This is a predicted structure of a 474-nucleotide part of an RNA (small-subunit ribosomal RNA, 3' major domain) from an Ilumatobacteraceae bacterium. Model confidence (mean pLDDT): 86 of 100.
[in-house]
Context: one part of a larger RNA
RNA sequence: UGACGGGGGCCCGCACAAGCAGCGGAGCGUGUUGCUUAAUUCGAUGCAACGCGAAGAACCUUACCUGGGUUUGACAUGUAGGGAAAAGCUCUAGAGAUAGGGUGUCCUUCGGGGCCUUACACAGGUGGUGCAUGGCUGUCGUCAGCUCGUGUCGUGAGAUGUUGGGUUAAGUCCCGCAACGAGCGCAACCCUUGUCCUAUGUUGCCAGCGGGUAAUGCCGGGGACUCGUAGGAGACUGCCGGGGUCAACUCGGAGGAAGGUGGGGAUGACGUCAAGUCAUCAUGCCCCUUAUGCCCAGGGCUGCAAACACGCUACAAUGGCCGGUACAGAGGGCUGCAAUCCCGUGAGGGUGAGCGAAUCCCACAAAGCCGGUCUCAGUUCGGAUUGGAGUCUGCAACUCGACUCCAUGAAGCCGGAGUUGCUAGUAAUCCUGGAUCAGCACGCCAGGGUGAAUACGUUCCCGGGCCUUGUACA
Repeated sequence: UGACGGGGGCCCGCACAAGCAGCGGAGCGUGUUGCUUAAUUCGAUGCAACGCGAAGAACCUUACCUGGGUUUGACAUGUAGGGAAAAGCUCUAGAGAUAGGGUGUCCUUCGGGGCCUUACACAGGUGGUGCAUGGCUGUCGUCAGCUCGUGUCGUGAGAUGUUGGGUUAAGUCCCGCAACGAGCGCAACCCUUGUCCUAUGUUGCCAGCGGGUAAUGCCGGGGACUCGUAGGAGACUGCCGGGGUCAACUCGGAGGAAGGUGGGGAUGACGUCAAGUCAUCAUGCCCCUUAUGCCCAGGGCUGCAAACACGCUACAAUGGCCGGUACAGAGGGCUGCAAUCCCGUGAGGGUGAGCGAAUCCCACAAAGCCGGUCUCAGUUCGGAUUGGAGUCUGCAACUCGACUCCAUGAAGCCGGAGUUGCUAGUAAUCCUGGAUCAGCACGCCAGGGUGAAUACGUUCCCGGGCCUUGUACA
């Protein structure tokens, strides 16, 4: 100087407390361990691994296994020699890779290019080492800290500044002070949302005027309104009052759409964990080179005594079922989204208007509201499981897809110790869209609808910041 303390003081955080909804019990989904296996590829492992890499394993992917093949190679560059185009289409053998046959034939400035083949240099490796590395990332933590120059003090390590009194979300600001300044962080500048103004007006809008319809901005037209786009205004403790060192600041109030950082996002200092990643990529060294490279078929990654993690659905009446009826936002669409009409109980099929989309489509939002029914029961709750019949995608749904219909109707009556999230348009709850994607979503990312309860307080648990103290630790 740090680190540590079941030392002290001050302070903060959904850290506790106060509340609400969960998890832990059940069934199922997904991930992991373990076991099994020819293989169940690899990595991630307290917080900070476990719906994680994977924004989508039937083949492919794929790295694993079995079997069949191949050796200048699936891919790149160069040198030397030789040759004919190659691809495509098609036939035969084969599980296919591949092999054989037929067909088919290039550009040229005539130097050659492109192609095939032989030989050699070399290629190739998702082989090892993340404890050799770059880059990227997690975490402490959006915590308020981490440092430097000069000066001063100290033999020196170092201290001071950065401590102290206040204050703040903040090393934020004020005052004081052997310090005076400065840098990286904080804040602001950026995006978005909330109010208004101006300009503009199609594909958006429709108040007033006119036309038309069974109805609809449908048409003429209009720019008022909504909305879109662009530019601006607005919030600064600016104003008033109390407190305060009449400083910073804080409390209350006015006006205001908004008030003291208005809400949300992006933004992550010096560093810590030899944290994670050699399997995104790059890369040193080591290793393989008729194989640890490459091609192919099939299988596996989906196995199942068990354990854990994260979810979904429930256990019902604030509910289930049936009928009627209302209101979003944000997205996506040409190898695409698909209206309408017809067929089917349905998944879906046929048809194919319109739309490269503020125009058309996906697309009926659902919870809600209005009626009806069920009457507390393992039930008209719950839907697992299984049998049967189908639909769709795709070369192909056996291993191993999703969905539909009929039948079947399991566990489950609110969950032990323990444990998680959340402070407001939040939790809870209800739908919608998107990426990936042929198909496959209870996951992820985003959008809106309805919309709470509670916070006395900081003793305690956890994590963190500052000062101080002890130490046989570095």